[in-house]
């Protein structure tokens, strides 16, 4: 320098050919125990990488950027 993949809760990740965004693990709170731990119940937590475009509507499609990984030279 090219070429692809990938960016979503604090971690791991889904989100179906566009239609108000979910799980599991951490964390809070209660149940249960003498007490922890575990189980079980419930609760918070996201301007979906960032600006533009397309559209009534964008996490989903286009561009350009930034980053993380791999290939090739």
């Nucleotide at each position: 320098g090219c070429c692809g993949a990938c960016g979503u809760a604090g971690c791991u990740c889904a989100g179906c050919u566009g239609g108000u965004a979910g799980a599991g693990c951490a964390g809070c709170g209660g149940u249960u125990u003498c007490g922890u731990a575990a189980a079980c119940c419930g609760c918070a937590g996201g301007u979906c990488g960032a600006c533009a475009g397309u559209u009534c509507a964008a996490u989903c499609c286009u561009g350009u950027c930034c980053g993380u990984c791999g290939g090739c030279u």
Transfer RNA from a Candidatus Omnitrophota bacterium, 73 nucleotides, folded computationally. Rfam family: tRNA. By type it is a transfer RNA. The coordinates come from a structure-prediction model, not an experiment, and the mean pLDDT is 81.